[in-house]
RNA sequence: UACGACAAAGGCAAACCCUGAGUGAUCAGGGGGCGCAAAGUAAAGGGUCUUGUAACUUACAAGGACGUAAUGUAAGACAGCCUUGCUGCCGAAG
Numbered sequence: 001u002a003c004g005a006c007a008a009a010g011g012c013a014a015a016c017c018c019u020g021a022g023u024g025a026u027c028a029g030g031g032g033g034c035g036c037a038a039a040g041u042a043a044a045g046g047g048u049c050u051u052g053u054a055a056c057u058u059a060c061a062a063g064g065a066c067g068u069a070a071u072g073u074a075a076g077a078c079a080g081c082c083u084u085g086c087u088g089c090c091g092a093a094g
Base pairs, nucleotide, nucleotide: 001094003091004090011036012035016031017030018029019028020027021026034080040086041085042084044083045082046081047078048077049076050075051074052073053072054071057070058069059068060067
């Protein structure tokens, strides 16, 4: 140190279940433990997702209906999807 061991001491906590918050993505607390060497932190770029909305553009549906999806746009969610910034415990080998 840009490295990470059947090491030591500690740490975090997926699915699922319970309670609560939110239209929702999701979040908080408790149980749980799949995993994690940054699974600490920040939504800056990409991505995924949610809720609105617009043109009436595209596709599909419907037929007295005004929908659904894509696309654009706005506001959000996710840091345990990738990149990036900041911070950080321990320590063999290399």
c-di-GMP-I-GGC riboswitch aptamer from Candidatus Brocadia sp., 94 nucleotides, folded computationally. Of the family's consensus pairs, 95% are formed in the model.